[in-house]
Model confidence (mean pLDDT): 80 of 100. Predicted 3D model of a 113-nucleotide RNA (SAM riboswitch aptamer (S box leader)) from a soil metagenome. The RNAcentral record of the sequence draws on MGnify.
RNA sequence: UUUAUCAAGAGUGGCUGAGGGACAGGCCCUGUGACGCCACGGCAACCACGCGACGGCAUCCCGUCGCGGUUCAGGUGCUAAUUCCUGCCCUGCACGAUGCGGGGGGAGAUGAA
Numbered sequence: 001u002u003u004a005u006c007a008a009g010a011g012u013g014g015c016u017g018a019g020g021g022a023c024a025g026g027c028c029c030u031g032u033g034a035c036g037c038c039a040c041g042g043c044a045a046c047c048a049c050g051c052g053a054c055g056g057c058a059u060c061c062c063g064u065c066g067c068g069g070u071u072c073a074g075g076u077g078c079u080a081a082u083u084c085c086u087g088c089c090c091u092g093c094a095c096g097a098u099g100c101g102g103g104g105g106g107a108g109a110u111g112a113a
Stems, first nucleotide, its partner, number of pairs: 001113006011040005019029003023087004041079003046075002048071001049068008083107001088104006
């Protein structure tokens, strides 16, 4: 940089000791101990792996889709809150301010290339 996904799911203990939830504004978590690190669990199924269907003149190669998860020990990821909410544009309802929705975009996170 490109591409896919982001409304579901999944925690205990030890060390440490004040901050954390990307950014801003909110709101929230936190000394009944956050963030981080370590150990052992768990979730999921992106890659890998296995099986099946379809397609590519094609049993053994490639692609797409689906299924599986003790796949003996695979590679990542994740394990408060919808990516906690909103942040820019268009738009429906309501309207005194405010508020409740829909579509797209931006930013971010993770995987793969």
Rfam family: SAM riboswitch aptamer (S box leader). About the family: The SAM riboswitch is found upstream of a number of genes which code for proteins involved in methionine or cysteine biosynthesis in Gram-positive bacteria.